[in-house]
Source information:
Small-subunit ribosomal RNA from an uncultured bacterium, 1445 nucleotides, folded computationally. It matches the Rfam family "Bacterial small subunit ribosomal RNA". Gene Ontology terms of the family: ribosome and structural constituent of ribosome. The coordinates come from a structure-prediction model, not an experiment, and the mean pLDDT is 83.
RNA sequence: GAUAAACGCUGGCGGUGCACAUAAGACAUGCAAGUCGAACGGACUUAACCAUUAGUUUACUAUUGGAGCGGUUAGUGGCGGACUGGUGAGUAACACGUAAGCAACCUGCCUAUCAGAGGGGAACAACAGUUAGAAAUGACUGCUAAUACCGCAUAUGCCUUAAGUAUCACAUGGUACUAGAGGGAAAGGAGCAAUCCGCUGAUAGAUGGGCUUGCGUCUGAUUAGCCAGUUGGCAGGGUAACGGCCUACCAAAGCGAUGAUCAGUAGCCGGACUGAGAGGUUGAACGGCCACAUUGGGACUGAGAUACGGCCCAGACUCCUACGGGAGGCAGCAGUCGGGAAUAUUGCGCAAUGGAGGAAACCCUGAUGCAGCGACGCCGCGUGAGUGAAGAAGUAUUUCGGUAUGUAAAGCUCUAUCAGCAGGGAAGAAAAUGACGGUACCUGACUAAGAAGCCCCGGUUAACUACGUGCCAGCAGCCGCGGUAAUACGUAGGGGGCAAGCGUUAUCCGGAUUUACUGGGUGUAAAGGGAGCGUAGACGGCGAUGCAAGCCAGAUGUGAAAGCCCGGGGCUCAACCCCGGGACUGCAUUUGGAACUGCGUGGCUGGAGUGUCGGAGAGGCAGGCGGAAUUCCUAGUGUAGCGGUGAAAUGCGUAGAUAUUAGGAGGAACACCAGUGGCGAAGGCGGCCUGCUGGACGAUGACUGACGUUGAGGCUCGAAAGCGUGGGGAGCAAACAGGAUUAGAUACCCUGGUAGUCCACGCGGUAAACGAUGAUUGCUAGGUGUAGGUGGGUAUGGACCCAUCGGUGCCGCAGCUAACGCAAUAAGCAAUCCACCUGGGGAGUACGUUCGCAAGAAUGAAACUCAAAGGAAUUGACGGGGACCCGCACAAGCGGUGGAGCAUGUGGUUUAAUUCGAAGCAACGCGAAGAACCUUACCAAGUCUUGACAUCCCAAUGACGUGUCCGUAACGGGGCAUUCUCUUCGGAGUAUUGGAGACAGGUGGUGCAUGGUUGUCGUCAGCUCGUGUCGUGAGAUGUUGGGUUAAGUCCCGCAACGAGCGCAACCCCUAUCUUCAGUAGCCAGCGGUACGGCCGGGCACUCUGGAGAGACUGCCAGGGAUAACCUGGAGGAAGGUGGGGACGACGUCAAAUCAUCAUGCCCCUUAUGAUCUGGGCGACACACGUGCUACAAUGGCGGUUACAGAGUGAGGCGAACCCGCGAGGGGGAGCGAACCACAAAAAGGCCGUCCCAGUUCGGACUGUAGUCUGCAACCCGACUGCACGAAGCUGGAAUCGCUAGUAAUCGCGAAUCAGAAUGUCGCGGUGAAUACGUUCCCGGGUCUUGUACACACCGCCCGUCACACCAUGGGAGUCGGAAAUGCCCGAAGCCAGUGACCCAACCGAAAGGAGGGAGCUGUCGAAGGUGGAGCCGGUAACUGGGGUG
Repeated sequence: GAUAAACGCUGGCGGUGCACAUAAGACAUGCAAGUCGAACGGACUUAACCAUUAGUUUACUAUUGGAGCGGUUAGUGGCGGACUGGUGAGUAACACGUAAGCAACCUGCCUAUCAGAGGGGAACAACAGUUAGAAAUGACUGCUAAUACCGCAUAUGCCUUAAGUAUCACAUGGUACUAGAGGGAAAGGAGCAAUCCGCUGAUAGAUGGGCUUGCGUCUGAUUAGCCAGUUGGCAGGGUAACGGCCUACCAAAGCGAUGAUCAGUAGCCGGACUGAGAGGUUGAACGGCCACAUUGGGACUGAGAUACGGCCCAGACUCCUACGGGAGGCAGCAGUCGGGAAUAUUGCGCAAUGGAGGAAACCCUGAUGCAGCGACGCCGCGUGAGUGAAGAAGUAUUUCGGUAUGUAAAGCUCUAUCAGCAGGGAAGAAAAUGACGGUACCUGACUAAGAAGCCCCGGUUAACUACGUGCCAGCAGCCGCGGUAAUACGUAGGGGGCAAGCGUUAUCCGGAUUUACUGGGUGUAAAGGGAGCGUAGACGGCGAUGCAAGCCAGAUGUGAAAGCCCGGGGCUCAACCCCGGGACUGCAUUUGGAACUGCGUGGCUGGAGUGUCGGAGAGGCAGGCGGAAUUCCUAGUGUAGCGGUGAAAUGCGUAGAUAUUAGGAGGAACACCAGUGGCGAAGGCGGCCUGCUGGACGAUGACUGACGUUGAGGCUCGAAAGCGUGGGGAGCAAACAGGAUUAGAUACCCUGGUAGUCCACGCGGUAAACGAUGAUUGCUAGGUGUAGGUGGGUAUGGACCCAUCGGUGCCGCAGCUAACGCAAUAAGCAAUCCACCUGGGGAGUACGUUCGCAAGAAUGAAACUCAAAGGAAUUGACGGGGACCCGCACAAGCGGUGGAGCAUGUGGUUUAAUUCGAAGCAACGCGAAGAACCUUACCAAGUCUUGACAUCCCAAUGACGUGUCCGUAACGGGGCAUUCUCUUCGGAGUAUUGGAGACAGGUGGUGCAUGGUUGUCGUCAGCUCGUGUCGUGAGAUGUUGGGUUAAGUCCCGCAACGAGCGCAACCCCUAUCUUCAGUAGCCAGCGGUACGGCCGGGCACUCUGGAGAGACUGCCAGGGAUAACCUGGAGGAAGGUGGGGACGACGUCAAAUCAUCAUGCCCCUUAUGAUCUGGGCGACACACGUGCUACAAUGGCGGUUACAGAGUGAGGCGAACCCGCGAGGGGGAGCGAACCACAAAAAGGCCGUCCCAGUUCGGACUGUAGUCUGCAACCCGACUGCACGAAGCUGGAAUCGCUAGUAAUCGCGAAUCAGAAUGUCGCGGUGAAUACGUUCCCGGGUCUUGUACACACCGCCCGUCACACCAUGGGAGUCGGAAAUGCCCGAAGCCAGUGACCCAACCGAAAGGAGGGAGCUGUCGAAGGUGGAGCCGGUAACUGGGGUG
C1' cells in the first nucleotide's frame, strides 16, 4: 500500500459497487421452462341466429334441440427443456493460455442459390367401458385425427463402387469433367384471394462445436526406474471424424536424470494487489474456457447431452405407507437448520435489456431491472459562518506570581448544504405500456437547531504534564517500561493524527541486493568436494567460403470484450458510466541481411601433443647389503647397591644386580649431511647398492594440425586409528596393575605392561585430509634470497656479472578487502567449467535408503526453542603471560601485638530500654575535644495540645519580673505583696494571660532522590583538549621509542605542533647570616650591690619579631651522544627536592554521613511533637580490635643533685606561709601574664639497699578510713592513707610499626571539662641498629601479549544428578485413510448371439416371406465380498536423546 474480511468503540446523509472464503453438509415451503388451437381428434363453455316448450298483456323471462363466431384446454404432434442461472468437489491434464492444423469432421434455428412436394396405407393416445392398487401407477377390450408413422413413384444435384482425363497439392490425396451400375425425398396450415408460414433433396455462407499439434503451466529424488493395449504393424469393427478408441494376429518395443513413475497441492486465463523495474502473491465480483449437479455406473432421445429443475440401476440419507409398495435430490432465487470469527429479503415487476415458443396478439422468464438489509469497500456532503478579551466561570497545573484549555464559550450579526414540513414534478418510452416512485430534481416557509467519534502522545513516529500504583496491577509491533518522584501501567487535563469513521487481528507484496535474471557470495563471518583420471554436458585459437537455426530489420495476421494509460463527454463534482486513441513488451507467417554464435567445406600454427639431445630429484615398486644404539642370552672382572623423582616409593639386586669386558641372538628405525632444500595429484617420501618404472624441466624447432579446458554421475588413490587371516615382536606403548601427588586423582610424575606399532594379503574411506584459499588460461610496478637448466660476457687461480625458462620463499606499488590482510605462487583485472552457502540451537541427530564383517561412513530433515549466534578490529580490565621501574613491599635490623591483669571500642547475648550511626584494607580509644542529673535521641510512669520555639489576628490585664508561702516524686498547679513606657491625651508601643485558625514541631523514613563535607586508591604520575594527520569506524597519533628523573622531570628522535588539570615552584615552620627595634628578654665590657640582671648603664651576644641575604648542578673533574643527566670534588651553616607541613589531577568505590547543617518526596499531628521524675546508654557464659601496666638487676626502693620546650590562666591560674602521713584544707601575694602562677620536669648523675625469688618484681581485686567537685557520687566519678597482694617469669599459629634527631625510651602541656584520660592533639630530653639486594609476598606505574571478560577474574562458563513442563525418535501392538492389485459375485445398460413365444403397415390369393419384438445366453461392467503386499496418519505400557525453567 492492498483486502469478498472479522472483532472492539462509535455512528448524520447521499451516490455507486460488493456480500457463505467454513459443511461439494442436510434441507420445510413457494417460485426458477415453457409455448404453439394458424399441425390434430376431442372435451367444456358461449354472443348473435333458427326451431321447440312453458310462464305470460304487445313484450319479456326461462327450458330443450340444431348449427356455430369466439374462448378455455387434458391428450397426440412440433420447437424449446444441451441456453440462461449455480458451484469449484475433482482435475498437474491438450484441462487452460497462445499460435497453428483437419487433404480426418459435424452443425437445428438463420442467410443466399438450385431443384422439388405425385399417389396410397396401417395404427396409437385422448375418449368410452371393465378392472388391480392405500397411493404412485397401471392392465385389458373397443373407437379415432394429424405437419405422428409406413411403403410406392420421381432424382438436376447427392451417397456408394471401381475407372479415365485435366489440374493442384503436403504422404494418404483434393478439385473439375466424362461414362456405367446400385441407393435414397417430401406435409401441410392460415387466408375470399394476393400471399405468408411451413416441408423435401442439394450447394455455399454464417454461427456453434469436435479432433490433432508446437510452446508455456506448482512442490518433493528420504519417489529411479515405469509400462502389458503397454509401443508399433497388418486386418477388421466402431465413430460425425483420425486414432489401441475396440478386437484378433505379429513384432518387442515405448517413456525416463532436459526428471518418467509415484506422492502432495491446485480449476485455468483475461486480469487483481504490490513493486522503480524485473519479479512476488493471487484468480471474490465482471468476462472467456473447463469440470460437476446427493455418491458411483449406464445408455436413450436429439442437430447438439452421456442431460442441475429427463430416464434406468446400485449405495447412503430423508419422507409417505393400509407394510404389499412408493416418492425425493436448492453447488437456481428467496428461506431454514448446522458449521463458523463471519456474509443479506421466504420483497416488487416483466416498464426496460435479453432469451424460449408463436404468423401474431401474447405467454413464460428468481436471466434481468428495481427496492430491502449490512459504514463491507470507494466517492461526495454536512455537523455552521463572521465578530467577540472582562482573556468570564469551571477544570488542570503552579516556583502561588501565574500558565493552559482559549476566540474556545457566552453575547451580537448572519446563512440553510443535509435532515424535517409544504407545493410542483421528470427523463428512462420510437404510438401504447413505468416495478422503481410522488423517486431524482426544483421552489417556498421554518429553527443553529437534529448530526463526532476513534486511536495515539519513551524511541522508531507527529504529539507532555499531574495524580494513583510500587517488578504489584498492568503495557508491549521491535527495543523495552513498572522494585515510592513512571512523559512507557490506570485516570485526568492538555496535545497530535485520522474522521463517519477510528483502531486491532489475519493475509499478500514492499522495504529485503535477506535466493541476488536485473542483483549476492565461499582465506578468517554460513560456504572449495581429501586428491586425481575421465563419461554426458557446458565453453572453446587464426584466415577463407557456403547455409541461415539463433540474431537484426520491414510487412501481414492475431493478441476477444471489460480492465490499464492518454484525450474527450454524461450524472451539480467525484466515485461511476459512455466515446475515441494507445498499449497488450507475445505468437505465427513472410521478405530481406550476414557482423557474431551455430552447422558444413577447405586451409594455418601461435593452444595442445610427438620426436631428438641433456641434466636434477627422500617420486613409486621389488631384491640385497651396512653400521651405531636399545633389549635379551652366555662367560669373565667386581661388590652393595641400582633405578627413579620436585621429594619419594613401587621395582631390580648377596640366588651377585648396576658398572665393565668379550661373544652371540633378534627386531625396529636410519644420527651427522639437513636447508621456509628436492620430488609427488593429494595422502606422503630420507642409510647404501642393484633392477624395473611414472612424471616434471631445459635446449632444439623436425612432425601432427585445435587433437583443447572443465567435468554432474562413474572409476581410482587416499595419514593415523580400527577390522579380518597368517607371520613377527627389540624398543615404545592405549587398556590394565602397582607407587606417588591430592580434599579426592578413574589424570599430569614414577615402576611395570597387553593389544597395537613391523611384514604379506584383504577391508575400511575418514582428519584442523589446511594455504582453513577448486581447476585452467591471459593480463597487471618493482626489490631481494634459494635450488634446477640453458645462452652470453669478463676473467681464468678459486669465481663473478647479465639475460632467460620452469620451481620455491620474503618484502612491497596499484588494485581488492568489513577489517585483518592478499599482492605475478593474488584474496587484483577478465574468461570458462565444477562444487558449495542462505540466522543460532535442535543436528551432521532421527527416519528412510546405499555401502561395510563390525566399528561406522554417505545422503540428510522436522517439531520445538532463542533474538541472537558469528567475523575483524578498538578501548579498558584481567592473566599462577613477558619486559622495565617504584614503595618499610620483601630482605637486613630495632621494638611490639597475639599469652597475663586492667582500660576502652565492637560483635553476640540479655533487657522495659541496654538510643542511633560506622563494617575488609578505607568500622571497632570511630561520630564522642570527655553519658552521675542535664547531655539523651532509648525505656517506665505522670502531664500539655496553636503547643518548649517563629509570624499574623482578637480580647483581657498592667504587667513581666522579684520576694515569699502551700502542694507534688518532679514539672505542671495555687495564694499573697509590689508594680510599665511615650503621648499632641485621641492613642501608640511593649509584655503576659486567654481564645480562633493559618501553622509550629519531628535525632521519624529514604545517603539508592540530593547539596555540602569526608574517606580511599594516592602525593601514585598520571588525566585530557585544540588544530593537523592516519583509519569506513570505534579510535589512534600527540602521551609511543632511546636515555634520564622523586616526577608525562628534562633531553634527543618522531606526523605531529601547541595547550590545560596534575608534578615541581610560589605559601608556612625549621637550620646560617645581615639589618631594624630593645621590654616584662639579655649581660661582653664599666660602675654599684642586700650578691638576686637586683640597680645604674648598655643592646654587643642569647632571644623576641619585622625586613632581607643565602643553594642555582652556579664552579671543577670524569662518564654520557658535544644533550638531559649521573658520579666525585671545592667552597659553604646548609648540596643536588637541605628537613618538615599545608596543598590531593581526570576519576573509582550508587564508599560514609538525611543524627553537624541544608534539602526534595513520603509519614506523624491530644502525637513519631513538648515537658518532668526515675532508669538505661555502664548489663555479661563468650569472641575480636586498640591501648596501659608488667613479668624485673640496663631493674625496684630510699636519699641527694642537675638540665627543657611548648602551652594555659579572670565563673581563672593561684605563690609564700600554716594545718594534714596524704588526697587536700586554710590563706590569699602576684598575674588578663616574654613580668605572676600552673611548675616538681622525668629518664639522667651521685650515695645506699635488695641478690634472682612469684621476690623489696608486679600491681589487679577486696576491706576500711578519707579528700574534692557537684542539687545529688547507690546504680555510676576521680583521688588519698592503711591493709589485702591475683594473674603474670617475655608469650603458639599468625601479625604490626619504623631508614635519623627516626625507632626505642623519658617526662611536660593543652583542648573538652563542675568533676571525671591508660584516649586524642602537641612539646621537648636521652638517643640507636640495619638496608647485600629486587628472586619471592603485597600494592602501584609504563610498554607489550592473549582473552569467549566489559556488573570487567569476586568475570565468564561445562557436564552429570534432582524437580516441573513441552515437542519429538523407537516401541509388543492396535485403530483409521487413500490409491493400486489377484479372485468371487455381478445391477442397469450398450453390443453380440439366439429367439420354439409374439407382431398393424411391405410382398403374396393363401400358406408363408421380409422385417421387428418380448424372452434367454455371452463379453464388458458400478457397488459389494475376500486375499496378500506397499504407502500415509492417529494412538500405546515402556524407553532414547533434545529444549525451557